This is a predicted structure of a 1373-nucleotide RNA (small-subunit ribosomal RNA) from an uncultured prokaryote. It matches the Rfam family "Bacterial small subunit ribosomal RNA". The RNAcentral record of the sequence draws on ENA.

RNA sequence: GAGUUUGAUCCUGGCUCAGGACGAACGCUGGCGGCGCGCCUAACACAUGCAAGUCGAACGGUGAACGGAGCUUCGGCUCCGGGAUCAGUGGCGAACGGGUGAGUAACACGUGGGCAAUCUGCCCUGCACUCUGGGACAAGCCCUGGAAACGGGGUCUAAUACCGGAUGGGACUGCCCCACCGCAUGGCGGGAUCGGGAAAGCUCCGGCGGUGCAGGAUGGGCCCGCGGCCUAUCAGCUUGUUGGUGGGGGAAUGGCCUACCAAGGCGACGACGGGUAGCUGGUCUGAGAGGACGACCAGCCACACUGGGACUGAGAUACGGCCCAGACUCCUACGGGAGGCAGCAGUGGGGAAUCUUGCGCAAUGGGCGAAAGCCUGACGCAGCGACGCCGCGUGAGGGAUGACGGCCUUCGGGUUGUAAACCUCUUUCAGCAGGGAAGAAGCGAUCUCGUGACGGUACCUGCAGAAGAAGCGCCGGCUAACUACGUGCCAGCAGCCGCGGUAAGACGUAGGGAGCGAGCGUUGUCCGGAUUCAUUGGGCGUAAAGAGCGCGCAGGCGGUUCGGUAAGUCGGUUGUGAAAUCCCGGGGCUCAACCCCGGGGCUGCAUGUGAAACUGCGAGACUAGAGCUCGGUAGAGGCAGAUGGAAUUCCCGGUGUAGCGGUGGAAUGCGUAGAUAUCGGGAAGAACACCGGUGGCGAAGGCGGUCUGCUGGGCCGUUGCUGACGCUGAGGCGCGACAGCGUGGGGAGCAAACAGGAUUAGAUACCCUGGUAGUCCACGCCGUAAACGAUGGGUACUAGGCGUCGGGGGGAGCGACCCUCUCGGUGCCGUCGCUAACGCAGUAAGUACCCCGCCUGGGGAGUACGGCCGCAAGGCUGAAACUCAAAGGAAUUGACGGGGGCCCGCACAAGCGGUGGAGCAUGUGGUUUAAUUCGAUGCAACGCGAAGAACCUUACCUGGGCUUGACAUGCACGGGAAAGCCGGUGGAAACAUCGGUUCCUCUUCGGAGUCCGUGCACAGGUGCUGCAUGGCUGUCGUCAGCUCGUGUCGUGAGAUGUUGGGUUAAGUCCCGCAACGAGCGCAACCCUUGUCCUUAGUUGCCAGCGGAUAAUGCCGGGGACUCUAGGGAGACUGCCGGUGUCAAACCGGAGGAAGGUGGGGAUGACGUCAAGUCAUCAUGGCCCUUACGUCCAGGGCUACACACGUGCUACAAUGGCCGGUACAGAGCGUCGCCAACUUGCGAGAGUGAGCUAAUCGCCAAAAGCCGGUCUAAGUUCGGAUUGCAGUCUGCAACUCGACUGCAUGAAGCCGGAAUCGCUAGUAAUCGUGGAUCAGCUACGCCAUGGUGAAUACGUUCCCGGGCCUUGUACACC
Repeated sequence: GAGUUUGAUCCUGGCUCAGGACGAACGCUGGCGGCGCGCCUAACACAUGCAAGUCGAACGGUGAACGGAGCUUCGGCUCCGGGAUCAGUGGCGAACGGGUGAGUAACACGUGGGCAAUCUGCCCUGCACUCUGGGACAAGCCCUGGAAACGGGGUCUAAUACCGGAUGGGACUGCCCCACCGCAUGGCGGGAUCGGGAAAGCUCCGGCGGUGCAGGAUGGGCCCGCGGCCUAUCAGCUUGUUGGUGGGGGAAUGGCCUACCAAGGCGACGACGGGUAGCUGGUCUGAGAGGACGACCAGCCACACUGGGACUGAGAUACGGCCCAGACUCCUACGGGAGGCAGCAGUGGGGAAUCUUGCGCAAUGGGCGAAAGCCUGACGCAGCGACGCCGCGUGAGGGAUGACGGCCUUCGGGUUGUAAACCUCUUUCAGCAGGGAAGAAGCGAUCUCGUGACGGUACCUGCAGAAGAAGCGCCGGCUAACUACGUGCCAGCAGCCGCGGUAAGACGUAGGGAGCGAGCGUUGUCCGGAUUCAUUGGGCGUAAAGAGCGCGCAGGCGGUUCGGUAAGUCGGUUGUGAAAUCCCGGGGCUCAACCCCGGGGCUGCAUGUGAAACUGCGAGACUAGAGCUCGGUAGAGGCAGAUGGAAUUCCCGGUGUAGCGGUGGAAUGCGUAGAUAUCGGGAAGAACACCGGUGGCGAAGGCGGUCUGCUGGGCCGUUGCUGACGCUGAGGCGCGACAGCGUGGGGAGCAAACAGGAUUAGAUACCCUGGUAGUCCACGCCGUAAACGAUGGGUACUAGGCGUCGGGGGGAGCGACCCUCUCGGUGCCGUCGCUAACGCAGUAAGUACCCCGCCUGGGGAGUACGGCCGCAAGGCUGAAACUCAAAGGAAUUGACGGGGGCCCGCACAAGCGGUGGAGCAUGUGGUUUAAUUCGAUGCAACGCGAAGAACCUUACCUGGGCUUGACAUGCACGGGAAAGCCGGUGGAAACAUCGGUUCCUCUUCGGAGUCCGUGCACAGGUGCUGCAUGGCUGUCGUCAGCUCGUGUCGUGAGAUGUUGGGUUAAGUCCCGCAACGAGCGCAACCCUUGUCCUUAGUUGCCAGCGGAUAAUGCCGGGGACUCUAGGGAGACUGCCGGUGUCAAACCGGAGGAAGGUGGGGAUGACGUCAAGUCAUCAUGGCCCUUACGUCCAGGGCUACACACGUGCUACAAUGGCCGGUACAGAGCGUCGCCAACUUGCGAGAGUGAGCUAAUCGCCAAAAGCCGGUCUAAGUUCGGAUUGCAGUCUGCAACUCGACUGCAUGAAGCCGGAAUCGCUAGUAAUCGUGGAUCAGCUACGCCAUGGUGAAUACGUUCCCGGGCCUUGUACACC
């Protein structure tokens, strides 16, 4: 820096990621070289080899090679010399070097000091000395024990082994004297006397040694200051403990040890205990401060199988020495012995995991030696391991028809990709061949010779040929890199958020891509990011966090002034801060890693010196802080005692009668044994109405009738006094509501528990009737709380305004009142500032300082364990495992609320008519079925898609056929001259098959078109997904809303505008306003209807004129009227009055055919419902391809115990039936409407005029009106159902049509809960027409006119909606 809490926002806060590092491990992969590194685990156990020896110039022996002499049997032997070699005596070394990290929280380590309290072999310097004797013990030889390891006895012998004597002026020690010095004990120097105390020889003659003393150097020992882990759920620890005296011991101080004496010592600045750990230079990380670590290298410490002990020595309490004990292993003749890899290799084991039983002493270093030299698993090298760092390579240039192949594709192409092929070139590394180092100087020798493990290595040269050399993880966001297929909440991925439920850039594979590269990923660990323990650099009103309040010890902090001091502080100085590491410069390996040189740094500690502002310290002074005196003053401050009235309940008595009480409504309860009500009297306990108030007092808890006593604190005024006496406060102590506990009282009312009655699905509640602890008092506990202002205390500073309580001053007034200033308290508003915002704002959450308390993600959990307190209840202190990717705060927009306000709508109400009951029609569910095709499913599916299912339709079922197909386009081949037409056979048809007939059009005469057959591409699908889609539609809703630009406000989401006051049907308009404008909606523009004018006058009309008829605009004519259909006028709150804000507008009125959008229609904002439709159509993807395509016949969609929706007809007299009679509008008609006539009871039939329609027809309108009949009845209501007979359409009415006639005459007498429509030409009622259509299931739908009401007080309630506001833990609301 990023991701992740939300619809979005800001904040808080945790989790996670990107970086770096590693002694690593694991997975896949692996060409070369250089430099490093390599048991982090079992300080587990170890086979085998090696890791410490050396000196013959200390010594006695042994005595090889070789030389000489003698002898000889010629094999050799003896002697002399020579000294290799070997054990022993002796010396030095073995205390170094090498390993490991167990133990250790300690003067162990680091750093700086001290030793006047100390040692130091070998080495260096100086001085002095090295004289003279003696006796042994190994080895050897002899004897002997034992399995072995290892001994025992006797005897001989040398020394630089051991011992005695001499000398020693100096060192040491004791006593005495003198001078000087120091931080105490004391140190140093000088003098005198007495006492004790040394030595070793060897030799090549150069030397090497030996002794004493002093000094140096080196290396140790001891002491001290300071520094560096966790835990207080470890708070007290300690008897050699702390000190002293005497003694001992030691190189040396010291309880180091001992005896006695004293009773100390340590600890909240963390003793003691527990856990963990070698420490450091440094390493990693980090901007730094810090954090983590302490492999390799270097310094120190500790350890050496475990524990203990000393010896030797200059040095050890000794890794490869000794003794004892223990565990383990091995040998054994069972008697007894041996051993210690945390040295180098190596083995087993453990483990995720860590190497060769290599070469060499050539170099560096070490031990011994005079030296040569010997020894050296220290070391130098090599081997193994990509374990790390660094370097190099796997080729370079050209090369487009952008090849093949792969992948994708919109099928055109794109991409892999200059990549390959191909051409030209190069040869590092590896390979082969030739040459071939430096590292080497010494040393021995003087001869002019020799010394390399690495290694025939590095390096150089040559040769051949692109030849031998690329992988790994990743590609949803963070985070750089995308497509296809497979899979289908499966398989799987995942660091966090999260992907996967049929179109997955997140799983698996492929292609492609981004990244790093001999590596790449994963896991683990550390630092970082994390300012997420905050010194740098955080917080605590509401996010986690102020202790309930006070007093106060320690501690921290502290007013003014003067001079002193110099601890802190600041500036120089000196020493130290090892080397390596780090940084800078330079140099060496071809570069780099690596190595070397120089410089810097190592932020520290100590030393000495200077300064004196600030802090401290000690001394003096002051009065502004603090306190005291004096005078006033307010108060439910506290404690104790006394006392008063109202009310409640109970008791007694009187009056009085049937109820009272209680609730939303009731009941339990009380009451005729007299309640409630009411009057009088009495008893008891508790609490104190009014005053009473964001009034008062108190530290908080808290405090309320009145009076008295005792008592704490505050405030104001005012002289005077003290002289910093102050603030805070870990522990500690005290106070501390309610409830609760103990003991004893008290008990009226109230009231947990409990009981009963209600409520309820239940009601262990809310409501009611009762009722016990308790509430009250005294004494003692408890110690908590939303103990809250959720805000610790103190001091100072920082605009104002308005209240209120207490005190004081001034002004004015006769006075009550009033004006003003001031101190203290208590409230409200508000500027700056602060805050994430809300908000705080002189009573700070502002600006600063001081002190205390507290916080560090949510849950687990204020739980467990431990401790302390309590009689108990419980309180205080207070974790972890595990689990989650959040939990939170404030604010925003919505949505929601049995929240509020305002307002609409046939929403309710007021009315009228229905539905729900009956029969039938129709749709749906369900069931059934071979199939009952599919879809629609709350409103907003259900007389819906369907405005016409007998076949067809048709998508379903059964059966029978076809396969380039019923349909489209293209290609190839073949055929016929077509296609077609006619006929035969099988068949239900489709289809299969056979026969006959005709001989197409154009033509450039090649052919083309058309057709049939065969084959290939393809067709076809009402198969799936409406949750992949387009389009269309429904719905909220014809509701009044939905937005934008600019500006402004807000950190932001957002707000403002659009809110407010009026008004409207309306976000309609007006006014106001940090808003000003605009868009989509509203309205208007459009159609229709209502009035008038005008134009036109046929097919419409007929007033006037004429003609004709039985009659009729029938005819001539006419345009007046009706009407038709073009144009226009009219209505705009325009006019008047009132109301209203001088507005918008509303109310009333005039005129007018019509009046405040005149009636009706069309018109549907941003959006919502993953609403509906893949079966209208279109379309991505998936699926079928002799079938999920297509053709045909029959069946089904019409089923039927049921259930629901929508309708029709009714139940009758406002009616039915019969007869007579009147008046529409809108439509439709040539495959048609059909007059008239004839015929049939009728449906209809026959014949047939007119009309392509203002001309002819459908056409009869019906209700209505007039007259008659029926008389309350399941009827002359009602018409279902059924029988018979018919008509019509149609290829065909069985499943399954409509209609007619006769007959039949069912349920039904107005419909439970519930529910629907309608506000006027509306409801209701009456008929008429049309689309679809051969016919029809139409009682449906759409249109049309006739007759023609009732009611609306009103907005409390139900439903839906709009605006404002409020709460929210909701946001798929």